[in-house]
């Protein structure tokens, strides 16, 4: 890189480094020389996947939420918000032609798109 599937409204920072950009893409709107992005050290956080099983369910030479090791992940804003389809509201705007119908704000639901895990190519 590709597929497949599970989750993304909750947590959780300091020190060095070393300098301009960074929040994946667009539009937005944020972060940032009061030093971002990133490296690295250290500390945290959560429980996706592996391994155990002493206590602990259970009583089977069982199980494993909790718990102990790892192997990822993550620690500014909900995945910061929208980006497409559909549903409702409006004491909103346009349009009035056989009939409908279109913008717009708000609120929901699916999706697309990304991210991270496991598995497989």
């Nucleotide at each position: 890189c590709g597929c497949u599937u599970a989750u993304c409204a909750a947590g959780a920072a300091a020190g060095a480094c070393g300098g301009a950009g960074g929040g994946a893409c667009c539009g937005g709107c944020c972060c940032u020389g009061u030093g971002a992005u990133g490296u690295c050290u250290u500390a945290g956080c959560a429980a996706c996947c592996c391994u155990g099983a002493a206590c602990c369910c259970c009583u089977g030479u069982g199980g494993c939420a909790g718990c102990a090791g790892g192997g990822u992940g993550c620690u500014a804003a909900u995945u910061c918000c929208g980006g497409u389809u559909c549903c409702g509201a409006a004491u909103g705007g346009c349009a009035c032609a056989u009939a409908a119908g279109c913008c717009u704000u708000c609120g929901g639901a699916a999706g697309c798109a990304g991210a991270u895990g496991a598995g497989c190519g």
The RNA shown here (SAM riboswitch aptamer (S box leader)) has 121 nucleotides and comes from Thermaurantimonas aggregans. Rfam family: SAM riboswitch aptamer (S box leader). From the family's description: The SAM riboswitch is found upstream of a number of genes which code for proteins involved in methionine or cysteine biosynthesis in Gram-positive bacteria. NCBI's taxonomy places the organism under Bacteria, Pseudomonadati, Bacteroidota, Schleiferiaceae, Thermaurantimonas.